RNAcentral holds the full RNA, with entries from ENA. Predicted 3D model of a 399-nucleotide part of an RNA (large-subunit ribosomal RNA, domain III) from a Dethiobacteria bacterium.
[in-house]
Context: one part of a larger RNA
Parts: sequence; C1' cells; structure tokens
RNA sequence: GAGUAACGAUAAGACAGGUGAGAAUCCUGUUCGCCGCAAGCCUAAGGUUUCCUGAGGAAGGUUCGUCCGCUCAGGGUAAGCCGGGACCUAAGCCGAGGCCGGAUGGCGUAGGCGAUGGAUAACUGGUGGAGAUUCCAGUGCCACCUUAAGGCCGUUAUGAGCGAUGGGGUGACGCAGGAGGGUAGGCGCAGCGCACCGUUGGUUGUGUGCGUCCAAGCGUGUAGGGAGAGCCGGUAGGCAAAUCCGCCGGCUUGUUAAUCCCGAGGCGCGAUGGGGAGCGAAAAUAUGUAGUAGCGAACUGGCCGAUCCCAUACUGCCGAGAAAAGCCUCUAGCCAGGCCUGAAGGUGCCCGUACCGUAAACCGACACAGGUAGGCGGGGAGAGUAUCCUCAGGCGCGC
Repeated sequence: GAGUAACGAUAAGACAGGUGAGAAUCCUGUUCGCCGCAAGCCUAAGGUUUCCUGAGGAAGGUUCGUCCGCUCAGGGUAAGCCGGGACCUAAGCCGAGGCCGGAUGGCGUAGGCGAUGGAUAACUGGUGGAGAUUCCAGUGCCACCUUAAGGCCGUUAUGAGCGAUGGGGUGACGCAGGAGGGUAGGCGCAGCGCACCGUUGGUUGUGUGCGUCCAAGCGUGUAGGGAGAGCCGGUAGGCAAAUCCGCCGGCUUGUUAAUCCCGAGGCGCGAUGGGGAGCGAAAAUAUGUAGUAGCGAACUGGCCGAUCCCAUACUGCCGAGAAAAGCCUCUAGCCAGGCCUGAAGGUGCCCGUACCGUAAACCGACACAGGUAGGCGGGGAGAGUAUCCUCAGGCGCGC
C1' cells in the first nucleotide's frame, strides 16, 4: 500500500423463549423460504474413529461462538445363512524341472496365484445415546456328528453301499427387437375404520383429515417356454473300463400331441403372529419424565401399471458371441455292514461390519461453486428420469 480488496454460489430469513460472564451466529418453539432423478435413501472405492455421550473454550472455524468433522475423557462395530477366505477359474502374473543370456536376468511346461465372472443355506418385526438379514422375538433353511423308531438291501462274492485327481452330459454365455403373463408401485375411485366440526359469510354434510399392510420357507404346480420319448440288440470311437456318451439296426408311442424338463405369479399354511391411524399413563411437584410404557380400529374391491420377474424365453441378424469348479451320470476302485424316511439332541472356524460416501469426512495444499462407479428414486400436469409445483426426507450454503 491499507484498516483498502476479500470473507467462496442472489435457496432467506424473522420472532419468541432458554442457556450463559458474554448470543445475529448455540438449543427449543412458531413462521417464512430452498431441493425433491435430489441438495432424499442404500451401497462400492477411498478415508480411518471423523460415530455416540459428558466436559472444554487456547489454537483450527475466513465474523461470532455458550457451538463443531476442533481439544480432553469415557463408550460404540456381535453373523453357520450378508461380503471375502477355508470352492472355481479369466485376462494377467509367479513359475519346480527346461530353453536362452557375459552378469543382474528373459521366456516358459507341469503346477499355482488372481474377480470385475461361476458356485453358494434367512426372512419379517422389535430395540437403543451410538450395532443389527449380526442382538432380541417369531418362523425357517444348509452342512456334518450322535442316538431311538420304521422300511429296504447285503455279509466272502450272484457283494449292499460308497465312489474318482478318470470318461460323458450340464454348467455355457453375442447383438437388436417386439409381444404376452405377472408383480412392485400408484390412484382427486368405491367400500370399510378412526378422529374432527373451532366461529365464522357459511358447515352433522354427497363434510374434512388420516389409515386401509405383511416376508423367507413349506405345500399346490398355473400363464407360458423347451426337447420327441421309451425299450431291445450290436459296437472296432470317447488314450484303461463302463450299464454313461457317441454310432448302427429293430420295436412301441407321439408329431392336433405324448413323455420329460424349466417355470413367474396366484392360492393355502406361515399368521390365535407382527404391523397399524388413533388414544395415551404413572412414578418427584409445576415444567418434565414422554407422545415413552401401555391399549389398539379397519385391514376389501375396481382401475392404472413398470426400465423389475417369467426370460440364459421368443423372433430376427451377422461380426457367430469365456473358462473352471459345482451338479448329474458312468465305470476304475474301495468295502462288511449300509442306505432311505422322518424324530430328538449336538457342532458350525478366520476377516469385514461404527461413521462419511455428488461430500466440510474421498481426489483437488483450504470446512475449495471442480471431479467421483452402481442401485432405489413417490404424487399433480406431461411422451418423458425434460420442466414447474410438491410427499417422505433434507437444508437456508459460518460474517
């Protein structure tokens, strides 16, 4: 320079009460305003205690501060079923032997690691200052072990049963498109239930407001979709074997379809349960405890209707669209007691789980108008996730 510029979105505050040494800035109430494909909710990455409670008032906070993502102390994250590991493999990486290289080393077989993919058993409600598919309540499911009961088969080979690190099948997949059946969700619709009718110009009415719900699982096997199916005989292929797969032949049945497989939703149970608008205590004495404990109505139909489910479906097209485990089956093999049903009891390891997460907590030197993958995303008008208004919910951007 200069007590100048600036104090970081023009969404917006105002009033009253409280606390306090001190209040435009903290708390509570009323009112006003803003967002509402978001400025709401869930979650991945990343952060790593920032979460909750009590206390504080140096510094940080662009002002203030009694307040805070700040300081101090204490507390908080509970899983057989969620995610990951004790399962599988992709790109890629590592790599016994091996090949190459003057050295460090490079490549690579077997083998292994590696999810962004495959496989895989839990739902609804409640709870608190802070955790919940984890705790609690109710109702389930998975794997394994033990023991009653019932049924069946076998015990020395006519062998019940188990059963591959082996064979076969399945797993198993592109893009685009439209139609159908449903569900979620919604409705200024009807019915039903509960509450209210204040003093006004006017209201017991054809009034106003609010609500009208519920899972996994078990049973049933529907709308719909797919493949022809069954039996007998042969067999030189599937690196051994096979009753499996493949191939060959025959018979039966079906092609309007049989048989088998897949399959939402609905319905019944689950539920004599839960939820539920509303009503609403007491204990200390008024505020307050607390809208807590407790009580608890109706809980039907019609219409609209998904980008979700059936669906890896169907139709079309050319660029012709992972692998392995798992599962099913077949033997090789093992073997004397075993398998099935259903009942009771038991066992169930390690890691994550708080909180932020379009942001003041991540990446940007900052409490920075920037950037940040995925899911949900109500109502009125509308083709619409545009746009305007608004639920739930969240904010008024720290002079």
It matches the Rfam family "Bacterial large subunit ribosomal RNA". Rfam links the family to the GO terms structural constituent of ribosome and ribosome.